The RNA shown here (Pistol ribozyme) has 67 nucleotides. RNAcentral holds the sequence, with entries from ZWD.
[in-house]
């Protein structure tokens, strides 16, 4: 130096050609995903279309406590 933890910077972890996780302080909760900017990918509530297995589009929000 590669590669994953949605994307990108940074910061924590894993792994060895695989893309997964029992890791990622520590407890739990939350639908909300490892943190934290930034953006809104996923997920959540309306709501419109087509459609009647399901898809698209708009809008809105954005787990909780300690440390």
């Nucleotide at each position: 130096g590669c590669u994953c933890g949605a994307c990108u910077a940074g910061g924590c972890g894993a792994g060895g050609a695989u893309a997964a996780a029992u890791a990622g302080a520590c407890u739990g909760u939350u639908a909300a995903g490892c943190c934290u900017g930034g953006a809104g990918c996923g997920u959540u509530g309306c709501c419109c279309c087509u459609u009647u297995c399901g898809g698209g589009g708009g809008c809105a929000g954005g787990u909780a406590g300690u440390u």

Rfam family: Pistol ribozyme. On this family, see Weinberg et al., Nat Chem Biol 2015: "New classes of self-cleaving ribozymes revealed by comparative genomics analysis". Gene Ontology term of the family: catalytic activity. Model confidence (mean pLDDT): 76 of 100.